[in-house]
Context: one part of a larger RNA
RNA sequence: GAUUGAACGCUGGCGGCAGGCUUAACACAUGCAAGUCGAGCGGUAGCAGGCCUUCGGGUGCUGACGAGCGGCGAACGGGUGAGUAACGCGUAGGAAUCUGCCUGAUAGAGGGGGAUAGCCCGGGGAAACUCGGAUUAAUACCGCAUACGCCCUACGGGGGAAAGCAGGGGAUCUUCGGACCUUGCGCUAUCAGAUGAGCCUGCGUCGGAUUAGCUAGUUGGUAGGGUAAAGGCCUACCAAGGCGACGAUCCGUAACUGGUCUGAGAGGAUGAUCAGUCACACUGGAACUGAGACACGGUCCAGACUCCUACGGGAGGCAGCAGUGGGGAAUAUUGGACAAUGGGGGAAACCCUGAUCCAGCCAUGCCGCGUGUGUGAAGAAGGCCUUCGGGUUGUAAAGCACUUUAAGCAGGGAGGAAAGAGUAAUGGUUAAUACCCAUUAUUUUUGACGUUACCUGCAGAAUAAGCACCGGCUAACUUCGUGCCAGCAGCCGCGGUAAUACGAAGGGUGCAAGCGUUAAUC
Numbered sequence: 001g002a003u004u005g006a007a008c009g010c011u012g013g014c015g016g017c018a019g020g021c022u023u024a025a026c027a028c029a030u031g032c033a034a035g036u037c038g039a040g041c042g043g044u045a046g047c048a049g050g051c052c053u054u055c056g057g058g059u060g061c062u063g064a065c066g067a068g069c070g071g072c073g074a075a076c077g078g079g080u081g082a083g084u085a086a087c088g089c090g091u092a093g094g095a096a097u098c099u100g101c102c103u104g105a106u107a108g109a110g111g112g113g114g115a116u117a118g119c120c121c122g123g124g125g126a127a128a129c130u131c132g133g134a135u136u137a138a139u140a141c142c143g144c145a146u147a148c149g150c151c152c153u154a155c156g157g158g159g160g161a162a163a164g165c166a167g168g169g170g171a172u173c174u175u176c177g178g179a180c181c182u183u184g185c186g187c188u189a190u191c192a193g194a195u196g197a198g199c200c201u202g203c204g205u206c207g208g209a210u211u212a213g214c215u216a217g218u219u220g221g222u223a224g225g226g227u228a229a230a231g232g233c234c235u236a237c238c239a240a241g242g243c244g245a246c247g248a249u250c251c252g253u254a255a256c257u258g259g260u261c262u263g264a265g266a267g268g269a270u271g272a273u274c275a276g277u278c279a280c281a282c283u284g285g286a287a288c289u290g291a292g293a294c295a296c297g298g299u300c301c302a303g304a305c306u307c308c309u310a311c312g313g314g315a316g317g318c319a320g321c322a323g324u325g326g327g328g329a330a331u332a333u334u335g336g337a338c339a340a341u342g343g344g345g346g347a348a349a350c351c352c353u354g355a356u357c358c359a360g361c362c363a364u365g366c367c368g369c370g371u372g373u374g375u376g377a378a379g380a381a382g383g384c385c386u387u388c389g390g391g392u393u394g395u396a397a398a399g400c401a402c403u404u405u406a407a408g409c410a411g412g413g414a415g416g417a418a419a420g421a422g423u424a425a426u427g428g429u430u431a432a433u434a435c436c437c438a439u440u441a442u443u444u445u446u447g448a449c450g451u452u453a454c455c456u457g458c459a460g461a462a463u464a465a466g467c468a469c470c471g472g473c474u475a476a477c478u479u480c481g482u483g484c485c486a487g488c489a490g491c492c493g494c495g496g497u498a499a500u501a502c503g504a505a506g507g508g509u510g511c512a513a514g515c516g517u518u519a520a521u522c
Base pairs, nucleotide, nucleotide: 001522002521003520004519006518007517008516009515010514013369014368015367016366017365018364019362020361021327026325027324028323030322031321032320035072036071037070040069041068043065044064047063048062049061050059051058052057079280080279081278088205089204090203091202092201093200094199097197098196102193103192104191105190106189107188108187110144112142113141120133121132122131123130124129150159151158152157164185165184166183167182168181169180172179173178206252207251208250213243214242215241218240219239220238221237222236223235224234225233255277256276257275258274259270260269261268262267282303283302284301285300286299305316306315307314308313333359335358336357337356341355342353343352344351345350372402373401374400375399382393383392384391385390406463408458409457410456411455412454416449420444421443422442423441424440425439426438427437428436466511467510468509469508470507471492472491473490477506478505479504480503481502487494488493
C1' cells in the first nucleotide's frame, strides 16, 4: 500500500447492488417448513344444493369431501462442517453393474379366487393407544391360462406377466346396469436410449522422525457364499506373504474443489457469500420399505437430557424458516406472496412449497448523489495572534440575484404476464359432423413486491458534516495551561518553568457519510 463475513470509538442525509452467529455440531417455548390424487376403491363425518316429508326428520341424488384402503412423492429441495489425511476431493481413464418418472421400438392385456381397513357391535387404558366379533371394495393381494422378446439348462427340457379408469357414440344385443366400438390416461414383458447412481485404477492433495518399524483376513491362491456388480466383501482350506527412509505405522491439525485476497510474476495466505463433490442430522448401533435410504421433520434397540402421568406407562429431537436462552468483541423479522422461476401430486382446474421471489433491520462493504450556485471589501462584528502599526479567520458571513437534484407533498404510470378459461376456424384420430389432441384467430382473467421504476406539478436555501492528524518518518504552527507531574508514543522518542511532541484554544493539513483504532493476510 492492498484486502476483510470484521469488531470498537466518535459521527451520520438519500439511493442502487451485495453481505449479515467466523464463538457452543450448546440447549430449545411457539408457529410454519411435504404433500397430493374422488378420472384407483368402499363410502359420507362436515359444508352447499336438490328430492321426499307425518315438519321430528329422511335420502350419496349432485357439487364436493373428514377419516380409511390404494397410488405417486416424501432419497429432491433446504441446513451444517462435527467427523474424515481417505479413491474423501481434484484430474485423467476403466469394466464386472443398476436406473422410478421420460423417449423410441416390439409383443400382450384372457379367465378366476380368498382376504382386509373403513363402517357397525363389544371390551381394555389416565393417556399414547389397543384387543375381539360381524360385514365390505379396489389400479390392494394370490393362483390358473397364454409367452414374440426374457430367465435357468445337463441342450432333453424347465420357469415366469398384467388392471383398470375417464370422455363420446351410429347400428346390433341387453337383466336397461351395460356389452360392443372408439379416443385418452394407466397396466405387463423385453430391447434400446437418455438421465442419475454404485464400483476400480494412475497422478496430485497439511505438519511432526523428540513417531522406525507396521500387518494375521494380514498378502496371494482354490472352492463356496454374498451383492445390482469386480473384489478377503465373508467363510473353509492351502501357501507365507504385503507395506516402509521415494517416510510405512503413530500423533496432531483439517471437509475438498472452481475460486477468493495479495503479488509485476513466481509464490504466499485462504476456502464466508455463489457453483460442484463429500459427510452428518441429540449420541451410538441396526435393519425395514423402496427404482433409489441404511432415510434431518420414518421405524427398532441402547444411552444422555427434557416433558406428561391416575406411577401401570408414555412423548420429544430447529446443523429447515423465523424466534428464545446461553456463549461471545460480534452478526437481522416469531414479516408478505405463491405474481414470477423451479419442485411434488393431479387428465386438468388446482392444491402444497420458510425452495424461491419480495419486503423489514444493520454505513457491514462497494458504487452513485446531495448538504447549494453566482455575486458580494465597510476586508463588518466576534474569536485568535501581535513587534500594538497591524495580521488572520476571510468572499468566509451578512446583503443582493438565482437554482430545486435528493428528502417532503400531490397527480399520472410502464415492465416483470407467459400461462389458464371461453368462442370460432383448420388439421389429425375415428364408423362418426361426438369426444379428444394440435395449430391459428379472437374475447376475458391472473402482481406479493407496490404509495414500484419512471414522468409531471407544488413550496422553499429550505431538511442534511464529520473524523483523524499537525516533532521527524509524514501533508499541516502559534498562544495559553502544566512543570519528569498529569500525560503521549507505530519507531526514534517528548514532559524536570519559554513543550510546534502532554491538555485546551485559534489556525492549518488529509480523508469525507464517513473517519480513526484494533485484529488478521499478502